[in-house]
């Protein structure tokens, strides 16, 4: 810009206009103009008559109004949709034949009266016709016939046209049958009395219960009647590979409807949308008497609604009506208009344009992006504006165009008028930054937000489609997710508990025959438009338009085939029975009988206890029990035989023997000849439990009593113990009623063995051995299966028939119905909710599962801790502050190898602000720095003073350092270890983790790495679908136990000399053998020998060696675990403070103390404690240092001083030890806390708050309750030494040294922790798991309710409007006659009946006090039922019972774990 579409809701109301009129060539009639004429007179004018002509229409009449146009309420129905039919009509329109002679009475218009407000009417009078009425004619029609009965209308015109009656035929139209199609609901199973069908009769255009009387009992229904829901139906459209599914808007065909019922009239047609009647609702006028009205027709209003246009313009086109025409009407229709509502089509500019600009974003600050985009240069002009031309559609010669100066078509101007919108975690194409902090908010799902969001909002920059874009609803697909096509039913949802059998489905073999089903042919229909090919016209497309295909259907046909299925007929024996002779059996059901157990009863023996349990107890017993002995009674159930073994449909069936009986199998081919399979309804059977009425009752035993156990224990265990369990008659109808696997028939490798019953071989006969058939098993292969598994009894291949399943939850529960005496059973929903729930493997993890192994894990043993007392350190308290982390093992003598001030992070108070520290700028000064003194202040600091006055230089300055000054920053032991690096702890030095290629599995995974031996070891050997490899083990490393060889002073040995009374000590020489000290080497490897195991790995003994099977310490820590510590060592995001959470200063704190807990020391003695004398070490330190000697003190210590930067000197004296003497079992000659009082040392400074001596005090404590810990050899235990750190030191601590020096192991049952391997699992945050149910709160949605208010349906009764019909004695009347009547109109009555009433009913729908039971909710309560053997195995019917989950009882399953035994089977 083209095309098309536009109230899907209120068939809710409805102002205003318009949408059905036309004909004067039907009639009369009346108004106007025009002509002529006459008459008047102001001769151009007005009058009146008559004639003619032209317009106009109010009545009469005719034709139309039943066509167009809306709409979709009803309606499940011959309504529609196909296709057939016979008993009909059928205006105008076509064809053909015919005919129209005579006559007659009226009324509307109009004219006077006159009612009434109005619609609207009343008498009284005149008039016309294609209006009406009579005759007569007439092929029509009626009757067998005779006979009867019926028709017309002219107008204009005079060439003719137009119309009127009859008949027949056609066209179109429209009435009426029939076959077959045509939603849903059995929680609607029976309906129907004009019903169903027949005769008379009436009715209609026409069949016909369509109507009525009479007959007869019929008709529908499980292939779903009947009731209740919902619906206009179709051609088509949307979807889809198709089958299908959803739909029924524009077109287009049929039907119904017109405010809501009902009812006829008129006509060719209607029971009528813009007619009439009535009767309801409702609106309007109204004089209150009455009247008027029907937009589901085109605009348009209110109303509803999420939501749907203008009260246009035109009859030019096309079609309709009526007219002879011209024409006149037409909201039909052909145009504008409006809406991005849908398709389609243009367009918003095109080339060129880098310093990649500006500016934004984003940065690793280098940069990147936006972006050639843009400016900017050139160019185009679709569109746009302006001007000028300017159609087609008009058929039909003229004329005639709403649309419209539109379409188009020149020119001119000038990048000018013209881009959004959603989205960016995956699923989906596009990605950062900033805000925000489980908030705010997104979201289709699956999730996203709790301080570094690609998911929220913004931002930039990216996708994607573009005049549109995104949501939102609904429909198809995807969904094989209702599975014809094209699912499934061991374990995921699904086989009825089992037979029997009815209707249905399916059904052997052979041959003829029919042709129903099937195939072919052929004709008719399957409107048109749509879809589909192909072409045509608008510039292209959408759009339209032309051929041509296509309609998968129904309907005929004296038409064809006959294979296959039906059918009919005739046969057959293989299916299927049946007969014969045989066989096993807990196969049913009556009935006799029998023993051993239990309990009771009586009797004897006999004596205190039985019982019973993890362990008591309740209970039974001296009234004599348990035990025994004997006899008796009673009721239940039948050991061994005994099997994965047998019967039976199934539930089930067991001592033994009887009747009676039903089912299977062998074998045999004697008879029938498909009888057969499944089987919706429907009928029997149908464990246990439980119920009725009667019996019975030994033992067992829900319930209940009582004991225990526990927190409780309404179980589990005990002791007792009623129903019941038994038996008869009846009922119930359920079970994990299981093989979680309908039935039935065929076919598809094997292999063992068992049951029955044959055969063959053999044999005198059984056995062996081979094989048939049926039947119950276990393995297996093909195949199947999501894995598991199954597997000739398939879950394999295949028909055939049934039943049943469509996510978990709500629920097998409401609710209706139905059984039942109940209990309860069968059939059996929805609202709500939730994104799952399940199933079969796998990997881990757990187990109050198993097996196999290790370890100071237990067990042997030895010391300790838990008890005092002290110290340290953690909690708690408390305080201004006790700074702070660490918190099961794996925090607590732990950071902290050392807190009086500092440290110190804490607390109070007093200072400072570019700061105590670091870069960078300016300016001043030369020094800093050190040194001296004063004042003030708690000190920090303030102000002053005293000596001294840098360095290099090209001489211009630079360097350095101070003070001031501005900014940028410093600064922080403030957060966060759940934002991080490193580091560190633990399983654990435990032997595991894991790869690569190859196999296997559908996969997640598996193997390997399992399995048989053997190690500390995944150590190594053997075997093995593995095979090799990594990181871990182990050894390489260090120490240290043996020898060797160099070497060597300060060590060490010898001599000589002095000194000493000896020890010895200095000095001097000499030595390298020892011993030591550092270097380097040898050595030890199951190497040797013997067993043992398999001839292997290796284990045991042994020899030899210092050492022997990893010599013995150490140092090394695999893959991960624990959001394990640790922002306080250090580093570090990000977030907080900046005259402050920074820095400084004093003082204090951290050291508090009613308690609690960890690691420590010291004891509690006599193996000891003191007093004396004597003896032996090694690691390790030291110059702001260790410090000898010696003097002084009782001593710590002080004083003087030697000597050593160390194998040289020095603490330094080792102690336990030996040996003498005292002490003798006390709170002591044991402890040694606490306390007083004198001292010392260190340091500015010892009050909070230090160590060390000395006098003097002498606490608790006499071996420690539950309960724990370490340690297997130079170990434990005991004994003392040294260092760091440090002024000193709260150290008893940690770190190391060395000395003295044991006991024990029988072993793996048990506890802890780990490794392997199995197994179960409803765990996976991984047992600290995961979970059930009641209560209590909220909030949802149902359920029952006394009741109430409503809708719809049928059913009786009442009344009963209009009208048709009937009827009639009342009244009226013009045509026509014989004047009587014929006939007509009204009136009244009669049936029918709409609407209203009443009366019970059915049904559906709201509400409701109460109440019930479900769902969901964040951490609430009470237990602990499931899940491993969930700690009582779990679950199923079922009955009792309990605050709850639950517990018991009876019967059942296994979908239980373990251990053991029996069978069987594989490897074979």
């Nucleotide at each position: 810009g083209g095309u098309a579409u536009g109230c899907u809701u209120a068939a809710c109301a409805c102002a205003u206009g318009c949408a059905a009129g036309u004909c004067g060539u039907a009639c009369g009639a009346a108004a106007a103009c025009u002509u002529u004429u006459u008459u008047g007179c102001u001769u151009g004018c007005a009058a009146a008559g008559a004639a003619a002509g032209u317009u106009u229409u109010a009545g009469u009449g005719g034709c139309g109004a039943a066509c167009g146009g809306g709409u979709g309420a009803g309606u499940a129905a011959c309504g529609c949709g196909u296709g057939a039919g016979a008993a009909u009509c059928u205006g105008c329109c076509c064809u053909c034949a015919g005919g129209a002679g005579g006559g007659g009475g009226a009324u509307a218009a109009c004219g006077g009266c006159u009612g009434g407000a109005a619609a609207c009417g009343g008498c009284c009078g005149c008039u016309a016709a294609u209006a009406c009425c009579c005759c007569a004619u007439a092929u029509g029609c009626c009757g067998c016939g005779a006979g009867g009965u019926g028709a017309a209308a002219u107008g204009a015109a005079u060439u003719u046209c137009g119309g009127c009656c009859u008949g027949a035929g056609g066209a179109u139209g429209a009435g009426c049958u029939c076959g077959c199609g045509u939603c849903u609901g059995a929680u609607u199973a029976g309906c129907u009395u004009g019903u169903u069908g027949g005769u008379g009769a009436g009715g209609u255009a026409a069949u016909g219960g369509c109507u009525u009387a009479c007959c007869a009992a019929g008709g529908c229904a499980a292939u779903g009647a009947u009731c209740a829901g919902u619906a206009g139906c179709u051609g088509g459209u949307c979807u889809g590979a198709g089958a299908g599914g959803a739909u029924g808007a524009u077109c287009a065909g049929c039907c119904a409807c017109a405010u809501u019922g009902g009812g006829a009239c008129u006509g060719a047609g209607a029971c009528a949308c813009g007619g009439c009647c009535c009767a309801g609702a409702c609106u309007c006028c109204u004089a209150c008497g009455g009247g008027a009205g029907g937009c589901a027709g085109c605009a348009g209003u209110g109303g509803g609604g999420a939501a749907u246009u203008u009260u246009c313009c035109g009859c030019a086109a096309u079609g309709g009506g009526c007219g002879a025409a011209a024409g006149c009407c037409u909201g039909a229709c052909g145009g504008a208009g409006c809406a991005a509502u849908a398709c389609c089509g243009c367009g918003u500019g095109g080339a060129g344009g880098a310093u990649g600009a500006c500016g934004g974003c984003c940065u690793a600050u280098g940069g990147g992006u936006u972006g050639u985009a843009a400016a900017c240069u050139c160019c185009u002009u679709u569109u746009c504006u302006u001007u000028g031309a300017g159609a087609a559609g008009a058929a039909g010669u003229c004329c005639u165009g709403a649309c419209g100066g539109u379409a188009u078509c020149a020119a001119a101007g000038g990048a000018a008028u013209a881009a959004g919108c959603a989205u960016c975690g995956g699923c989906u194409a596009a990605c950062u930054c900033c805000g925000u902090g489980c908030c705010a908010g997104c979201a289709g799902c699956c999730g996203c937000g709790g301080u570094a969001a690609g998911a929220c909002g913004g931002a930039g920059g990216a996708u994607g489609c573009a005049a549109g874009u995104g949501u939102u609803a609904u429909c198809c697909g995807g969904a094989a997710u209702u599975a014809u096509u094209g699912g499934g039913c061991g374990u995921a949802a699904a086989g009825c508990g089992u037979u029997u059998g009815u209707a249905g489905g399916u059904g052997g073999a052979u041959a003829a025959g029919c042709a129903a089903g099937u195939c072919a042919a052929u004709c008719g229909u399957u409107a048109a438009a749509u879809c589909u090919a192909g072409g045509a016209g608008c510039u292209u497309a959408a759009c339209u338009u032309c051929u041509a295909a296509u309609c998968a259907g129904c309907g005929a046909u004296c038409u064809g085939a006959a294979a296959c299925u039906g059918c009919u007929u005739a046969u057959c024996u293989a299916g299927a029975g049946g007969a014969u002779g045989g066989u096993a059996g807990g196969g049913g059901u009556a009935g006799a009988g029998g023993g051993a157990a239990u309990u009771c009863c009586u009797a004897g023996u006999g004596u205190a206890g039985c019982g019973g349990u993890g362990a008591a107890a309740u209970g039974c017993g001296u009234a004599g029990a348990u035990a025994u002995u004997a006899g008796g009674a009673a009721g239940a159930a039948c050991a061994c035989c005994a099997a994965a073994g047998g019967c039976g449909a199934a539930g089930g069936c067991a001592c033994u023997c009887u009747g009676c009986u039903g089912g299977g199998c062998c074998a045999c081919a004697c008879c029938u000849g498909a009888c057969a399979c499944u089987g919706a309804g429907a009928a029997a059977c149908g464990a246990a439990a439980g119920c009725u009425a009667g019996g019975g009752g030994a033992g067992c035993g829900a319930a209940c009593g009582g004991g225990a156990u526990u927190a409780g224990a309404u179980a589990c265990c005990c002791c007792g113990g009623u129903a019941g369990u038994c038996c008869u008659a009846g009922c119930c109808g359920u079970a994990a009623a299981c093989g979680a696997u309908g039935g039935a028939u065929a076919c598809u490798a094997g292999a063992g063995g068992a049951u029955a019953c044959g055969c063959g071989u053999a044999u005198c006969g059984a056995c062996c051995c081979g094989u048939g058939u049926a039947u119950a098993c276990u393995c297996g292969c093909a195949g199947u299966u999501u894995a598991c598994a199954c597997a000739g009894u398939a879950a394999g291949u295949a028909u055939c028939c049934c039943g049943c399943c469509u996510g978990g939850g709500g629920a097998g529960u409401a609710u209706g119905c139905u059984c039942g005496c109940a209990a309860g059973g069968g059939u059996g929903a929805a609202a709500c909710u939730c994104a799952a729930a399940g199933g079969a493997a796998u990997u881990g993890a757990c187990g109050g599962g198993g097996g196999c192994c290790c370890g100071c894990a237990c067990a042997a043993g030895c010391g300790g801790u838990g008890g005092a007392g002290c110290a340290u350190g953690u909690g708690g308290u408390u305080u201004a502050a006790u700074u702070u982390g660490a918190u099961g093992c794996a925090a607590c003598g732990c950071g902290a190898a050392g807190a009086a001030c500092c440290u110190u992070a804490c607390c109070a108070g007093g200072a400072c602000u570019u700061g105590a520290c670091a870069u960078a700028c300016c300016a001043u000064a030369g020094a800093c720095a050190u040194u001296u003194u004063u004042a003030u202040g708690a000190g920090a600091g303030u102000a002053a003073u005293u000596a001294u006055u840098u360095c290099c230089u090209u001489c211009g300055g630079g360097a350095c350092u101070a003070u001031g000054g501005a900014u940028a920053c410093a600064g922080g032991u403030g957060g966060u270890g759940c934002a991080u690096g490193g580091c560190u702890g633990u399983c654990g030095u435990c032997a595991g983790c894991u790869c690569g290629u190859g196999u296997c599995g559908u996969g997640a995974g598996a193997u390997g790495u399992u399995g048989g031996g053997u190690u500390a070891a995944g150590u190594c050997c053997c075997g093995c679908a593995a095979c090799g490899a990594g990181c871990g083990c182990a050894a390489c490393c260090c120490u240290u136990g043996u020898c060797u060889u160099u070497u060597g002073u300060u060590a060490c040995c010898c001599c000589u000399a002095u000194c000493g009374a000896g020890a010895g000590a200095u000095a001097g020489g000499g030595g390298g053998a020892a011993u030591c000290g550092a270097a380097a080497g040898a050595g030890a490897c199951u190497g040797c020998c013997g067993g043992u195991c398999a001839u292997a790995a290796a284990c045991c003994g042994g020899a030899g060696g210092a050492a022997g099977g990893u010599g013995a310490g150490g140092a090394u820590g695999a893959c991960g675990u624990c959001a394990a510590g640790u922002c306080a060592g250090c580093a570090u995001g990000c977030c907080c403070c900046u005259u402050a959470c920074g820095u400084u200063c004093u003082g204090g704190g951290c050291c508090a103390c009613a308690c609690a807990c960890g690691u420590g020391c010291u004891a509690c003695a006599a193996u000891g404690g003191g007093c004396a004398a004597g003896a032996c070490a090694a690691u390790a330190a030291g110059u702001a240092g260790c410090u000898a000697a010696c003097c002084u003190g009782c001593g710590a210590a002080g004083g003087u001083a030697c000597g050593c930067a160390a194998a040289u000197c020095u603490a330094a004296g080792a102690a336990a030890c030996u040996u003498g003497c005292c002490c003798u079992c006390a709170g002591u000659u044991c402890g040694g806390a606490u306390u007083g009082g004198a001292g010392g040392c260190u340091g500015c400074a010892a009050c909070u708050c230090g160590c060390c001596u000395c006098c003097a005090u002498g606490a608790a404590g006499u071996c420690g309750g539950a309960a724990u810990c370490g340690c297997u050899a130079g170990u434990a235990a005991u004994c003392g030494c040294c260092g760091g750190u440090c002024a000193g030191c709260c150290a008893u601590a940690c770190g190391g040294c060395g000395g003295u020096g044991a006991a024990u192991a029988c072993g793996u049952u048990c506890c802890c922790g780990g490794g392997c391997c199995u197994u179960g699992u409803a765990c996976a945050c991984a047992c600290c798991g995961c979970c059930c149910g009641u209560c209590a709160c909220a909030c949802c949605a149902u359920g029952g309710a006394a009741g109430u208010u409503g809708g719809c349906u049928a059913u009786g009764c009442c009344c009963g409007a209009a009208g048709u019909c009937a009827u009639u004695a009342c009244c009226c009347c013009a045509a026509c006659c014989u004047c009587g009547g014929a006939g007509g109109g009204g009136g009244a009555u009669g049936c029918c009946u709409a609407a209203g009433g009443c009366a019970g009913a059915g049904u559906u729908a709201g509400u409701a006090a109460c109440u019930a039971g479900g769902g969901u909710g964040a951490a609430g309560u009470c237990g602990u039922a499931a899940c491993a053997a969930g700690g009582u195995a779990g679950c199923c019917g079922u009955a009792c019972u309990g605050g709850a989950a639950g517990g018991u009882g009876c019967g059942g399953c296994u979908g239980g774990a373990u251990c053991a035994c029996c069978u069987c089977c594989u490897u074979a």
Notes: The RNA shown here (small-subunit ribosomal RNA) has 1468 nucleotides and comes from an uncultured prokaryote. Model confidence (mean pLDDT): 84 of 100. Its Rfam family is "Bacterial small subunit ribosomal RNA". The sequence is in RNAcentral, with records from ENA.